A computed fold for a 75-nucleotide RNA from a Candidatus Pacearchaeota archaeon, annotated as transfer RNA. Its mean pLDDT, the model's own confidence on a scale to 100, is 81. It matches the Rfam family "tRNA". By type it is a transfer RNA. The source organism's lineage runs through Archaea, Nanobdellati and Candidatus Pacearchaeota.
RNA sequence: GCACCUGUAACUCAGCCUGGAUAGAGUGCUUCCCUCCUAAGGAAGAAGUCGGGGGUUCGAAUCCUCCCAGGUGCA
Repeated sequence: GCACCUGUAACUCAGCCUGGAUAGAGUGCUUCCCUCCUAAGGAAGAAGUCGGGGGUUCGAAUCCUCCCAGGUGCA
């Protein structure tokens, strides 16, 4: 330098290919129940510019484009 992969909640990931509008799961966190206390168990809840900018569209996490970060391969 070229090609490809990854980036979504505090963490690990799904959803992207096939656009549909309130963005999900597990773990963790908060509160409550239970318990003499803790753990376990049960209930509820909070938490996300979907890496960033721009574009297409009635509508974008999803399509197009540029950039950023990390990784793999080739040279």